This is a predicted structure of a 72-nucleotide RNA (transfer RNA) from Parcubacteria group bacterium CG1_02_58_44. It matches the Rfam family "tRNA". For this family Rfam cites "The tertiary structure of tRNA and the development of the genetic code" (Hou, Trends Biochem Sci, 1993). Rfam classes the family as a transfer RNA. NCBI's taxonomy places the organism under Bacteria, Bacteria candidate phyla. It was read from a public genome assembly. The coordinates come from a structure-prediction model, not an experiment, and the mean pLDDT is 81.
[in-house]
RNA sequence: GGCUCGUUCGUCUAACGGUUAGGACGUCAGGUUUUCAUCCUGGAAACAGGGGUUCGACUCCCCUACGGGCUA
Numbered sequence: 001g002g003c004u005c006g007u008u009c010g011u012c013u014a015a016c017g018g019u020u021a022g023g024a025c026g027u028c029a030g031g032u033u034u035u036c037a038u039c040c041u042g043g044a045a046a047c048a049g050g051g052g053u054u055c056g057a058c059u060c061c062c063c064u065a066c067g068g069g070c071u072a
Base pairs, nucleotide, nucleotide: 001071002070003069004068005067006066007065010025011024012023013022018055027043028042029041030040031039048064049063050062051061052060
C1' cells in the first nucleotide's frame, strides 16, 4: 500500500429500517441494618465524526479517524 472486521452509558454487552436505545457491573439517592457489607426500590448516564439513500437510519451505502486481522 491492498483487502477485511470492528467502534453503543464509566466498563462489558444487546437491539427485523419504525424501541422511551435494553441488560449486567459500577455510580448516586432512599429503604433495611447499631455500623459496614449483603439485600430491596428508584435515578442519572451511550449510538466515533461527516455526507448519502429512505416517509423514517444505531441498523443500508460512501468518505474520514481510531483499533484488530490477513496479504504484498